[in-house]
RNA sequence: AAAGUUGGCCAGGCAGUCGCUGUGCACAUUAGUGUAUGGAGGAAAGUCCGGGCUCCACAGGGCAGGGUGCCAGGUAACACCUGGGGGGUGUGAACCCACGGCUAGUGCAGCAGAGAGCAGACCGCCUAAUUUGCCAGCAAUGGUGAACGGUAAGGGUGAAAGGGUGCGGUAAGAGCGCACCGCGCUGGUGGCAACAUUCAGUGGCAAGGUAAACCCCACCCGGAGCAAGAUCAAAUAGGGGGGCUAUGUCGUUGCCCGCGACGUCCCCGGGUAGAUCGCUUGAAAUGUUCGGUGACGAGCAUUCCAGAUGAAUGAUUGUCCAAGACAGAACCCGGCUUAUGGCCAACUUUCCAC
Numbered sequence: 001a002a003a004g005u006u007g008g009c010c011a012g013g014c015a016g017u018c019g020c021u022g023u024g025c026a027c028a029u030u031a032g033u034g035u036a037u038g039g040a041g042g043a044a045a046g047u048c049c050g051g052g053c054u055c056c057a058c059a060g061g062g063c064a065g066g067g068u069g070c071c072a073g074g075u076a077a078c079a080c081c082u083g084g085g086g087g088g089u090g091u092g093a094a095c096c097c098a099c100g101g102c103u104a105g106u107g108c109a110g111c112a113g114a115g116a117g118c119a120g121a122c123c124g125c126c127u128a129a130u131u132u133g134c135c136a137g138c139a140a141u142g143g144u145g146a147a148c149g150g151u152a153a154g155g156g157u158g159a160a161a162g163g164g165u166g167c168g169g170u171a172a173g174a175g176c177g178c179a180c181c182g183c184g185c186u187g188g189u190g191g192c193a194a195c196a197u198u199c200a201g202u203g204g205c206a207a208g209g210u211a212a213a214c215c216c217c218a219c220c221c222g223g224a225g226c227a228a229g230a231u232c233a234a235a236u237a238g239g240g241g242g243g244c245u246a247u248g249u250c251g252u253u254g255c256c257c258g259c260g261a262c263g264u265c266c267c268c269g270g271g272u273a274g275a276u277c278g279c280u281u282g283a284a285a286u287g288u289u290c291g292g293u294g295a296c297g298a299g300c301a302u303u304c305c306a307g308a309u310g311a312a313u314g315a316u317u318g319u320c321c322a323a324g325a326c327a328g329a330a331c332c333c334g335g336c337u338u339a340u341g342g343c344c345a346a347c348u349u350u351c352c353a354c
Base pairs, nucleotide, nucleotide: 001350002349003348004347005346006345007344008343009342010341012320013319014318015317016316017315018314020039021038022037023036024035025034026033027032041326045337046336048335049334050333051332052331053225054224055223056222060257061256062255063254065221066220067219068218069217070084071083072082073081074080085099086097087096088095089094100216101215105214106213107210108209122155123154124151125150126149130147131146132145133144134143135142136141163181164180165179166178167177168176182205183203184202185201186200187199188197189196190195229277230276231275232274239268240267241266242265243264244263248262249261250260251259252258284303285302286301287300288299289298290297291296
């Protein structure tokens, strides 16, 4: 100097003028005026998870269904976070994992190839054993061919072919036997554990891949949702038709048991639809001390920090600067994912100079 990896912070500031809105106080009493004090985010986005809260309901059980999937922790909880283990990517700093089980079962895998899951003989190698032909030979026997066979060490096909190297053995071969390595099982050692092991013993040890295939196993899970729900007000045609009706109907996600209510469901037609609560003090934020590798926890102190409802925070002038991108709450909170401008710090690799 260049290229990268990880983490943290900010998201325009200040001053003036006009405008919008919550709450408190004062005055006015119809919707108003004054004053004081507040007024969008790190992602408010996605609606992908988890809860709080409300109702079913004063609650339950089973089946179906769904979720997660290494170990140990954190948390209200989680599919999140932290720290480890194993696997993978990268030269590295680092990053990723849909990480239980294929010896419960059932499936799936093109072409080539003999054969791709209880597989297989194409080219080869053998002729010991059995049968047979020919040649040599007095004979014993030898040579050669064939049949019936043996074989999977060598070669070929393929992404992958039933451990590897060596020695022995054999007719020729093969864990057929042995040594070493590999693999399985059992124990020892370390670790809470997942696991590790340059430790020991034992076994010749045939049998692959795929579960982001069906499935099996372990653990977890009621449902609906602020348009939840509660209160007040208003209005009506106590209309019309049909079904079931206590051995019933309706509600409780689907089904069953159970529980609750006593009516309920469908079609046609008519009327009303305004206000208040829920609604912001919260598993809160900031600072600090202690504990912990860490996520985080506990103590102390300080603070109150949006509650709109056709939807509030905008316009303009000047100035400063790092020149401000992505983008607007609607019950609330904890995460994840995505979008995005800039500043700072640490670490890694390469090049150059001293």
A computed fold for a 354-nucleotide RNA from an uncultured Granulosicoccaceae bacterium, annotated as Bacterial RNase P class A. The sequence was found by an Rfam model in a public genome assembly.